């Protein structure tokens, strides 16, 4: 150069092209406790990497641009 692959909260993992993107951990409160820890209830937290395209509908299917990971020469 050129091919392959992968990108979803702060982490990690899901979701068959169709309802308000689900789950774990991790963080905040409270509750329990003599005080942590553990347990247990509840919330915050995602423009699904960006851009576009196809489709009634896109996280999912195509490009193209980023950024990582492999491999040819």
């Nucleotide at each position: 150069a050129c091919c392959c692959u992968a990108c979803u909260g702060g982490c990690c993992u899901a979701a068959u092209g169709g309802u308000u993107a689900a789950g774990g951990c991790g963080u905040a409160a409270g509750a329990c406790u003599u005080c942590u820890a553990a347990u247990c209830u509840u919330a915050a937290g995602a423009u699904u990497a960006g851009c576009g395209g196809u489709u009634c509908g896109a996280g999912u299917c195509c490009g193209c641009u980023g950024u990582g990971g492999g491999g040819u020469u």